[in-house]
RNA sequence: CUGUAGCUCAGUUUGGGAGAGCGCCUGAAUCGCACUCAGGAGGUCGUCGGUUCGAUCCCGAUCAGGA
Numbered sequence: 001c002u003g004u005a006g007c008u009c010a011g012u013u014u015g016g017g018a019g020a021g022c023g024c025c026u027g028a029a030u031c032g033c034a035c036u037c038a039g040g041a042g043g044u045c046g047u048c049g050g051u052u053c054g055a056u057c058c059c060g061a062u063c064a065g066g067a
Base pairs, nucleotide, nucleotide: 001065002064003063006022007021008020009019016053024040025039026038027037028036046062047061048060049059050058
């Protein structure tokens, strides 16, 4: 310094709706596959605790990885 979906990452800047691409599933289209289009599933935001009406975001501790 980093940790957020199976993978790669954004979001933290002002605390309030958890997201994108790829992948997966279903459907359309095709004789069929792929491409394309439409829809959907998938999350303890590393873990624990604190502050707060409310925490991915603030504070403390801790774990893992990197320099």
Molecule: transfer RNA
Organism: soil metagenome